Overview
The RNA shown here (c-di-GMP-I riboswitch aptamer) has 85 nucleotides and comes from Thiobacillus sp. The model forms 95% of the base pairs in the Rfam consensus. NCBI's taxonomy places the organism under Bacteria, Pseudomonadati, Betaproteobacteria, Thiobacillaceae, Thiobacillus.

RNA sequence: CACCGAACAGGGCAAACCCGCCGCGAGACGGGGACGCAAAGUUUCCGGUCUCGAUCACUCAGAUCGAGAUAGCGGGACUGCCGGU
Numbered sequence: 001c002a003c004c005g006a007a008c009a010g011g012g013c014a015a016a017c018c019c020g021c022c023g024c025g026a027g028a029c030g031g032g033g034a035c036g037c038a039a040a041g042u043u044u045c046c047g048g049u050c051u052c053g054a055u056c057a058c059u060c061a062g063a064u065c066g067a068g069a070u071a072g073c074g075g076g077a078c079u080g081c082c083g084g085u
Stems, first nucleotide, its partner, number of pairs: 002085004012037002017032004022027001035072001041078003045075003048070009
């Protein structure tokens, strides 16, 4: 440095739900709480899903564009502890 990873050592993060608070909303943030996670560390570059607005269409439905959300939906990029090869 690369690849692999159950364990070892130090540990780390924190789902659902509840409370507070922000947002039109998806959802975010803080506290409690742990379902899980070897990157559940960081990052919207690609796809997916979700929200809002507009347009097309208009029986239902759906499509397109713009803005946003999700990093714990995947992929990519950057960084990283321990151990093995």